[in-house]
RNA sequence: UUAGAGUUUGAUCCUGGCUCAGAACGAACGCUGGCGGCAGGCUUAACACAUGCAAGUCGAACGAUGUAGCAAUACAUAGUGGCGCACGGGUGCGUAACACGUGGGAACUUACCUUGUAGUAUGGAAUAACGUCGGGAAACUGACGCUAAUACCAUAUACGCCCUUCGGGGGAAUGAUUUAUCGCUAUAAGAUAGGCCCGCGCAAGAUUAGCUUGUUGGUGAGGUAACGGCUCACCAAGGCUACGAUCUUUAGCUGGUCUGAGAGGACGACCAGCCACACUGGAACUGAGACACGGUCCAGACUCCUACGGGAGGCAGCAGUGGGGAAUAUUGGACAAUGGGCGAAAGCCUGAUCCAGCCAUGCCGCGUGAGUGAUGAAGGCCUUAGGGUUGUAAAGCUCUUUUCUCGAUGACGAUGAUGACGGUAAUUGAGGAAUAAGCCCCGGCUAACUUCGUGCCAGCAGCCGCGGUAAUACGAAGGGGGCUAGCGUUGUUCGGAAUCACUGGGCGUAAAGCGGGUGCAGGCGGCUUGAAUAGUUAGAAGUGAAAUGCUUGGGCUCAACCUAAGAACUGCUUUUAAUACUGGCAAGCUAGAGUGCGGGAGAGGAGUAUGGAAUACCUAGUGUAGAGGUGAAAUUCGUAGAUAUUAGGUGGAAUACCAGUGGCGAAGGCGAUACUCUGGAACGCAACUGACGCUCAUGCCCGAAAGUGUGGGGAUCAAACAGGAUUAGAUACCCUGGUAGUCCACACCGUAAACGAUGUGUACUAGAUGUCGGUAGGCUUGCCUAUCGGUAUCGCAGCUAACGCAAUAAGUACACCGCCUGGGAAAUACGGUCGCAAGAUUAAAACUCAAAGGAAUUGACGGGGGCCCGCACAAGCGGUGGAGCAUGUGGUUUAAUUCGAAGCAACGCGCAGAACCUUACCAGAUCUUGACAUGGGAGUCGCGGGCAUCAGAGAUGAAGCCCUUCAGUUCGGCUGGACUCCGCACAGGUGCUGCAUGGCUGUCGUCAGCUCGUGUCGUGAGAUGUUGGGUUAAGUCCCGCAACGAGCGCAACCCUUACCUUUCGUUGCCAUCAGGUUAUGCUGGGCACUCAAGAGGAACUGCCAGUGACAAGCUGGAGGAAGGCGGGGAUGACGUCAAGUCCUCAUGGCCCUUACGGUCUGGGCUACACACGUGCUACAAUGGCGGUUACAAUGGGAUGCUUGCCCGCGAGGGUUGGCUAAUCCGUAAAAAGCCGUCUCAGUUCAGAUUGUACUCUGCAACUCGAGUACAUGAAGUUGGAAUCGCUAGUAAUCGUGGAUCAGCAUGCCACGGCGAAUACGUUCCCGGGCCUUGUACACACCGCCCGUCACACCAUGGGGGAUUACUUUACCCGAAGAUGGUACGCUAACCGCAAGGAGGCAGCCAGCCACGGUAGGGUCAUUGACUGGGGUGAAGUCGUAACAAGGUAACC
Repeated sequence: UUAGAGUUUGAUCCUGGCUCAGAACGAACGCUGGCGGCAGGCUUAACACAUGCAAGUCGAACGAUGUAGCAAUACAUAGUGGCGCACGGGUGCGUAACACGUGGGAACUUACCUUGUAGUAUGGAAUAACGUCGGGAAACUGACGCUAAUACCAUAUACGCCCUUCGGGGGAAUGAUUUAUCGCUAUAAGAUAGGCCCGCGCAAGAUUAGCUUGUUGGUGAGGUAACGGCUCACCAAGGCUACGAUCUUUAGCUGGUCUGAGAGGACGACCAGCCACACUGGAACUGAGACACGGUCCAGACUCCUACGGGAGGCAGCAGUGGGGAAUAUUGGACAAUGGGCGAAAGCCUGAUCCAGCCAUGCCGCGUGAGUGAUGAAGGCCUUAGGGUUGUAAAGCUCUUUUCUCGAUGACGAUGAUGACGGUAAUUGAGGAAUAAGCCCCGGCUAACUUCGUGCCAGCAGCCGCGGUAAUACGAAGGGGGCUAGCGUUGUUCGGAAUCACUGGGCGUAAAGCGGGUGCAGGCGGCUUGAAUAGUUAGAAGUGAAAUGCUUGGGCUCAACCUAAGAACUGCUUUUAAUACUGGCAAGCUAGAGUGCGGGAGAGGAGUAUGGAAUACCUAGUGUAGAGGUGAAAUUCGUAGAUAUUAGGUGGAAUACCAGUGGCGAAGGCGAUACUCUGGAACGCAACUGACGCUCAUGCCCGAAAGUGUGGGGAUCAAACAGGAUUAGAUACCCUGGUAGUCCACACCGUAAACGAUGUGUACUAGAUGUCGGUAGGCUUGCCUAUCGGUAUCGCAGCUAACGCAAUAAGUACACCGCCUGGGAAAUACGGUCGCAAGAUUAAAACUCAAAGGAAUUGACGGGGGCCCGCACAAGCGGUGGAGCAUGUGGUUUAAUUCGAAGCAACGCGCAGAACCUUACCAGAUCUUGACAUGGGAGUCGCGGGCAUCAGAGAUGAAGCCCUUCAGUUCGGCUGGACUCCGCACAGGUGCUGCAUGGCUGUCGUCAGCUCGUGUCGUGAGAUGUUGGGUUAAGUCCCGCAACGAGCGCAACCCUUACCUUUCGUUGCCAUCAGGUUAUGCUGGGCACUCAAGAGGAACUGCCAGUGACAAGCUGGAGGAAGGCGGGGAUGACGUCAAGUCCUCAUGGCCCUUACGGUCUGGGCUACACACGUGCUACAAUGGCGGUUACAAUGGGAUGCUUGCCCGCGAGGGUUGGCUAAUCCGUAAAAAGCCGUCUCAGUUCAGAUUGUACUCUGCAACUCGAGUACAUGAAGUUGGAAUCGCUAGUAAUCGUGGAUCAGCAUGCCACGGCGAAUACGUUCCCGGGCCUUGUACACACCGCCCGUCACACCAUGGGGGAUUACUUUACCCGAAGAUGGUACGCUAACCGCAAGGAGGCAGCCAGCCACGGUAGGGUCAUUGACUGGGGUGAAGUCGUAACAAGGUAACC
């Protein structure tokens, strides 16, 4: 001391990326801001710097000068001299290095300091200051002269010191003041500090593989404090490198900091250690120490001064300025403390340091009040209108004073003096709630929800994603959540990420096993023994700076912070011990590996020779008109004789049968036969060797097809190409031809879905079955058993995300190699290597997406499969499509032609009936609390009916007459009710949204399906049940089965129809009896029959036979009115289509409110070049016309149905009677039947259209009704492509009734009459059900999806060149400088009487060398007309390549 979540899918598991929650910061930005403590504060331009300060001090080394003083003397100082200035402070350019870290080492130095020993003698020559005279604008400087020293020189001495050839040689010093110190010299040690060397550790890139000439070593010399190629001469040819040299890029290193469970990862601000640097480059001087931040010289760039001659400068010290930048402070105080320099000291100096100032930059602490206070105030917000919430919150009342303001006292830091901080901290008194709260968020992750506004707009967004009129996701408000003097955002780091996996991952299909072998290096390695101890283990010692971190204490009121001690610092080194294991050494062994011997197997490889079948061609014969080819054709061949057939010949390629889940090979691959050469494996024997083994980066070899080169060969097949088809097109699929190529030899190429998508080797871990090779045993002699090796199928454990693998592992382990780390860009670019080329190999990035992917699941789909059904096809009958008309729709038109319905499933649909009304539309007119509802106030007592006037198109308005005169009552204009008026709430809307909804409906479909509980299986989605074998109309039933049951559907129960019985018997019926009539159930009577309407029965595969599985059932039969669901109806599972309807109704939201509401008149919905749907009537003889004559059922009827009679040709009119209807009425049923006529014609068919005259309904038939009579007499002679209905009382045909309705039906809904044909069958079309299969679909094939082209934008490659920077090679130049040479010029100390000498210096010369120059090369960038591909974009264009058998299987 280890936490996860969101996001790929319809859902699931996995792989895998992206994103979030945490912590941190030298931060910045936005909003906000009370106080204090402690810290921190140019990360960018090592960019340039104005101004001031940051290193001086010593008069007790020296002379001199000045000031004060009478003087003694004191003080001050420019100069000489000493010490310091190499510390302290800053920065991180450079540096990939012994720079740093750590641990060692030997050939060194070390001023000041400490200790010891020994000294400090004798002389000398100068020089600054100063003076005089000069030069210069200045900086500065020249000449002459004077002078001192602890400045300089010589000599002497030297125990110890250094050198030595062991004889010897060499080398020091300084005094000052005062009586004791401070100095000085030599030397030995110490301490401190430093120089040098080594082991190990410490970035990235191999698209950087070779680098190096002082280079590596030696000898000698020089040089250094010191070792050393450090330098030079000579000699040798070495040295480094795959354990990564060289090159390129980046970078100060460390203690540590941040994060993390840790291992790690990232970083190296502040503090501390080391290094490097000081405008850029070079160089040395002085010195103990520098190649010197505030020193010198030179070169360069820049800035400044100038009298143009020449000079000056270096903030990466502290402040500060400009600039850069997202961004980082005062030109402050003090040496009081700590420390440093000098000095004997006083002291001076110190931008080191200590303090203060600025900044919420961070960490820590405190505060902005506390208690009480319900009418739950007001206001706000929400509301279901009741209330809820803000909220004890406020106000009010009672307190407190941290903070604040004012006053008083007043430190520690200071051991004796001295306090910048500072009248600060702290203590204390007074005053008064007074001076003090914001920021972000509220869709999920993620704590926190409502209203309004907006309407894919504006906007949000970390990821997923919100926004297109009901947004908890935008904006605002109310409320809430979080943190709090801060809060958010951005950036960066670690974490989560086991997402580079040491701890701790993988590679059959998700990314990932090299195409295969061989094998060097490397890694790993059998059994036994011995000695040693490298690894290893244990103990000890040294080191691992301090700080930091941790633990325990202590100090500031606490904390942050400071501080003490401890542990720790996992490391390195030394040493002692152990010896199992690993390695090295030595000696053996035989189980691994190999050799030998033996007999077998094999398409193993190479070469040579040979054979037969077939194709093609050639020759000849027979033979005649076609052949060939296809889905169908054509191109093509053929009367110059093809195809076919027979015989012969030529040539090339491939090797039928055997043949197999068979054999061989490392893989690629290998297939006729014989021979020659040759590799490997298996088995058996156990003679030999004795670990000789496994794996393998680089290397080397092999390596299908295609392709390349040279030379052959060329029969077949066949890219390219040509032609013919197909097609919208067809640069394809199909056909006819056909060249490279296919074959051989030699040489290249080096890739494949080179696959078992599975690296090699070894060991271990149940079995079963086949097959190939070998061996052994047994007997029944062709079989069995055992075993070794190979090759297959199934299967347990185990593994796996699953699929699957499973002794031939994908199990359990070991050894080694290769490879992977989201998708695309990218099988790419650039660079390198290889290649003749094609190309191969190695192999990125920018940019872009939030996925891409694997396996499995459920569906849906398939021009997949199987089974089955349906008037689905087929077999039939009749239609539609052609004509005229009716009706609906589209379109057009119109002021309006209201609106809806749109494949099936809109279109004789909503509409079961538009002249007005309806009516929603249009024109005009008119009303505004409204035609209708509720509430308030005032008035009236009503209301209602009748008559009639005026204006107007009418609605409406104005004014009259008559009739009528509400209810209760406490008698009060009290209550109810009605009407009128007023004003406000509101009414009203066929206005929008059927994609906000309810309800209702259509459709798949009366199809047989749709589910659940428990159990079981699966990680899971899910599966099972529901699949299977039969069967059915049926998920109907039976059997089987990890299922057992259940529900909604099916069926049944319901209605109707078909038969019978029974009960009842009017209005129905009439067999028998009676009466009456021209006739009639007309009457009495009856209820037998028909019928009516109740109750029952009847049908169940019950019986028989066959079949089936002894089942379910099926087939046939009997009986029966009816037979296998008897016919018909009602009844519509889970769901689908955002199907239809806001114009039936209801309803959310939005919209209109003197109008989008109400009313009225007229018009429109009835329009008409046209197109479509549904119907009617026909085209005629199965008919028309005339005459005659039978037989129904349902249903309807008081504002109605209407009889009879009369009138009219008729529609109809008049009159009279019945019927609240089994009673009366419509009511004639029609087709059929019988008789007659017409005779195939646009007719005696057909009836449109039109004219005239009428009838009816209605306020009213002009637009715009129906009907009648007479006259007129159009198209039409059976209907193209196509298409519809129907399986029996059905189709066809005939009439009848009803709803709506004043009137209006060819429509709709019903009723009966007459009454067929056909069904072999399930191949095909359409629809459906079940099982199965494939899938890249899931909005589900009306799916998904690819590429070119066009347009816009983005990044990128090539590109004649151009530019910059860096680097390198050669050469030129060669400042300062040190070194070497020279030194004719100059020269105080020493020698010399002198001349001169010794020594020194300037100058000159030489090599080295910075900057610079010329030429060439390399690398990284920037840019470039043009150009290549890539990515992303709105709904563009062309096709349809892939996903299903994707319509030619796909893929490399």
Small-subunit ribosomal RNA from an uncultured bacterium, 1452 nucleotides, folded computationally.
The coordinates come from a structure-prediction model, not an experiment, and the mean pLDDT is 84.